[in-house]
Context: one part of a larger RNA
RNA sequence: GCCUACGAGUUGCUCCUCAGUAGCAAGGUUAAGGUAUUCAGUACCGAAGCCGCAGCGAAAGCGAGUGCGAAUAGCGCGUAUAGUUACUGGGGGCAGACGCGAAACCCGGUGAUCUACCCAUGGGCAGGAUGAAGUCCCUGUAACAGGGGAUGGAGGUCCGAACCAGUUGACGUUGAAAAGUCUUUGGAUGACCUGUGGGUAGGGGUGAAAGGCCAAUCAAACCGGGAGAUAGCUCGUACUCCCCGAAAUGUUUUUUGGAACAGCGUCGCGGUGAGUCUUAUGGAGGUAGAGCUACUGAUAGGGCUAGGGGGAGUCACAUCCUACCAAACUCUGAUAAACUCCGAAUGCCAUAAGAUAUACGCGGCAGUGAGGGCUAGGGUGCUAAGGUCCUGGUCCGAAAGGGAAAGAACCCAGACCAUCAGCUAAGGUCCCUAAAUGUAUGUUAAGUUGAACUAACGAGGUUUGAGCGCUAAGACAGCUAGGAUGUUGGCUUGGAAGCAGCCAUUCAUUUAAAGAGUGCGUAACAGCUCACUAGUCGAGCGCUUGAGCGUGGAUAAUAAUCGGGCAUCAAACAUACUACCGAAGCUAUGGAUUUGCAGUUUACUGCAAGUGGUAGGGGAGCAUUCUAUGUGCGCGGAAGUUGGGGCGUGAGCCCUGGUGGAGCGCAUAGAAAAGCAAAUGUAGGC
Numbered sequence: 001g002c003c004u005a006c007g008a009g010u011u012g013c014u015c016c017u018c019a020g021u022a023g024c025a026a027g028g029u030u031a032a033g034g035u036a037u038u039c040a041g042u043a044c045c046g047a048a049g050c051c052g053c054a055g056c057g058a059a060a061g062c063g064a065g066u067g068c069g070a071a072u073a074g075c076g077c078g079u080a081u082a083g084u085u086a087c088u089g090g091g092g093g094c095a096g097a098c099g100c101g102a103a104a105c106c107c108g109g110u111g112a113u114c115u116a117c118c119c120a121u122g123g124g125c126a127g128g129a130u131g132a133a134g135u136c137c138c139u140g141u142a143a144c145a146g147g148g149g150a151u152g153g154a155g156g157u158c159c160g161a162a163c164c165a166g167u168u169g170a171c172g173u174u175g176a177a178a179a180g181u182c183u184u185u186g187g188a189u190g191a192c193c194u195g196u197g198g199g200u201a202g203g204g205g206u207g208a209a210a211g212g213c214c215a216a217u218c219a220a221a222c223c224g225g226g227a228g229a230u231a232g233c234u235c236g237u238a239c240u241c242c243c244c245g246a247a248a249u250g251u252u253u254u255u256u257g258g259a260a261c262a263g264c265g266u267c268g269c270g271g272u273g274a275g276u277c278u279u280a281u282g283g284a285g286g287u288a289g290a291g292c293u294a295c296u297g298a299u300a301g302g303g304c305u306a307g308g309g310g311g312a313g314u315c316a317c318a319u320c321c322u323a324c325c326a327a328a329c330u331c332u333g334a335u336a337a338a339c340u341c342c343g344a345a346u347g348c349c350a351u352a353a354g355a356u357a358u359a360c361g362c363g364g365c366a367g368u369g370a371g372g373g374c375u376a377g378g379g380u381g382c383u384a385a386g387g388u389c390c391u392g393g394u395c396c397g398a399a400a401g402g403g404a405a406a407g408a409a410c411c412c413a414g415a416c417c418a419u420c421a422g423c424u425a426a427g428g429u430c431c432c433u434a435a436a437u438g439u440a441u442g443u444u445a446a447g448u449u450g451a452a453c454u455a456a457c458g459a460g461g462u463u464u465g466a467g468c469g470c471u472a473a474g475a476c477a478g479c480u481a482g483g484a485u486g487u488u489g490g491c492u493u494g495g496a497a498g499c500a501g502c503c504a505u506u507c508a509u510u511u512a513a514a515g516a517g518u519g520c521g522u523a524a525c526a527g528c529u530c531a532c533u534a535g536u537c538g539a540g541c542g543c544u545u546g547a548g549c550g551u552g553g554a555u556a557a558u559a560a561u562c563g564g565g566c567a568u569c570a571a572a573c574a575u576a577c578u579a580c581c582g583a584a585g586c587u588a589u590g591g592a593u594u595u596g597c598a599g600u601u602u603a604c605u606g607c608a609a610g611u612g613g614u615a616g617g618g619g620a621g622c623a624u625u626c627u628a629u630g631u632g633c634g635c636g637g638a639a640g641u642u643g644g645g646g647c648g649u650g651a652g653c654c655c656u657g658g659u660g661g662a663g664c665g666c667a668u669a670g671a672a673a674a675g676c677a678a679a680u681g682u683a684g685g686c
């Protein structure tokens, strides 16, 4: 992992509540017990008790009323009658209460054969080294002290086996081993090691102290019990079909992953037509927008002008000036969620008409109370976030199908079933790949593009529009020639001659034309060139501005990619048109089923509308075991098992061949140890 078996809403109750069915009904009903009997969940007695028939008040109490109150006021709760007993079912309560699951707590015991420490009594430590005190001898001292040599044999002394330990590395890691092996290392006469016997026990022991150890278990051992502790938590919870179908919100919560009430679902009943949509009409309102000499606040520049600052002014005034600050007023411009002289759309309320079929109330049963994306209006944030918080809509959630290469919520579209029939939507039609290498006119040259992105800014890319100017009296570009004189203008300067800088009536002359000079250049000149002019040439040229497509800007991790191949008058882009493809949409044909209506008549027919679905509510069935009654099958072969065939929407059922070898069905009703794929489920097998 698979297979087989087992495996989870049960049972009890003088309990509560609701629905259905049945009996009786202002009443209903017996319990214990008893009697009888055909002995069975039988019949009949049995009124104790319980519920109902009256309520209100804390109570005394009063009573269709009563309590509060001074009240004959007002208000609260009552008064209009339907209950009760039994059974079945849906929920609740109390019990383990759908099943499995803690860590823990408490009680009573069992453990110191492991290990910690202690007590008693035994045992063990090869060999080597060092050489304390003391003693003796010699020396020395006044005597001590001191010195030397022997002797001696001390030590938590040294080296190192046994023994004890476990430092390093490797191996081992489903091991040889639930802690080892090899290497290396520490202690090795000591606070040493060790045998045997004994002691200390669970909030207790023991601990040279690591929360260590107390039998492979220790921040409180193990075994049994309380015990099915509790678990607002996790997981699991078993056959089928049909109808409807949510929520992730509000308030409160030692509350935020849980609850209570409300909201939203479903089923039943009621009464009725309240609900919803469209159109029209009438209303309330201060949002969007807009506006501000209409207020409040903020606000740029100007004018005018109080006040202030500065300056001038003959002591002080007066007075004057002001490129300073600035109220009010005024002109222009512009601003606001907490501004408004104004002011929509939508929404809301009401009335009418039309369409449709729900609203609402009561009762049973829920689930939900972690939501999410997109879009629009906002707050917050950075006009950040797949951010966060509101409001409206929509979808996912609980929605399959087609498109977007792939994809919860983007586009199209809501799957009852069948069909080798048709039409379309979004989106597509060269090949992969169903359908146009479609038609017409343009654009793009960048593979731009061909369904994820980009900007400021730059540019004789190119197409097209508008305006202005020059042009056969010859434009624009090129080429040839000229481009002069007063004069080196004046000033400045070492110099300044068109060309460092300053000045300006930048003037005048000769001219076809030529600046007191456009740039390069010189120390300054020189030199080259331009403006300007003529000739040559012979047809358009120049400037400004708008739009389309393209270009640079352009940087990411596989060498690379529009999904790929590939595509250039396109298979790109723009505009217009025609045809086709394309879905579980729509249609066609057949079938199933639900609800409503009608007709028939108690299961048929017709019409209309439906039949996606998680949590969840409701309905109808299949199968298993046993019981009762009825009725059958079976050694001429039951159950089981296996092959084949058939029926039913399905759970399932039937027929038949083989095997098997003794029991088993069907109908109706009843009762349940009543259906397995999952629980790191339990046991067995492979």
Base pairs, nucleotide, nucleotide: 001686002685003684004683005682006681011095012094013093015092016091017090018089019088020087021086022085023084024083027051028050029049033045034044035043036042055062056061065077066076067075068074098236099235101233105226106225107224108223109222110221116200117199118198119197120196121195122194123193124192125190127159128158129157130155134151135150136149137148138147139146163187164186165185169182170181171180202218204214205213206212239621240620241619242618243617244616249262250261251260252259253258263368264367265365266364267363268362269361270360275356276355277354278353279352280351281350282349283348289342290340291339296336297335300332301331302330303329305326307325308324309322310321311320312319371396372395373394374393375392376391377390378389379388380387401412402411403410416591417590418589419588421587422586423585427581428580429579430565431564432563436578438577439576440575441574442573443572449567450566457552458551461549462548463547464546465545466544467543468542469541470540478536479535480534481533482532484509485508486507489503490502491501515530519528520527592611593610594609595608596607597606598605599604622675624672625671626670627669628668629667630666631665632664633663640659641658642657643656644655645654646653647652

Large-subunit ribosomal RNA, domain II from a Bacteroidia bacterium, 686 nucleotides, folded computationally.
Model confidence (mean pLDDT): 84 of 100.
The organism belongs to Bacteroidia, within Bacteria.
Rfam family: Bacterial large subunit ribosomal RNA.
The full RNA is in RNAcentral, with records from ENA.